[in-house]
Molecule: transfer RNA
Organism: Dapis hubbardiae BLCC-M172
């Protein structure tokens, strides 16, 4: 120093020819039980790594920038 790829709920992780985000455990409430686990049924939890630009509109698209991880010198 230079490619190449991930960053998305508390964790593992999908998601798109650009239309406004979802699973599975976890986690709260009810239900059942004598208590608990299971089951069932409802909730909460996201400024999509950061900034900018394109766009009527970006989680995908462009640039930088920061971290994880791989390769070449």
């Nucleotide at each position: 120093c230079c490619c190449c790829u991930g960053g998305u709920a508390g964790c593992u992780c999908a998601g798109u020819u650009g239309g406004u985000a979802g699973a599975g455990c976890g986690c709260c409430u009810g239900u059942u039980u004598g208590a608990a686990g299971a089951g069932c049924a409802g909730g909460a939890a996201g400024u999509c790594g950061u900034c900018a630009g394109u766009u009527c509109g970006a989680u995908a698209c462009u640039g930088a920038u920061c971290u994880g991880g791989g390769g070449g010198g």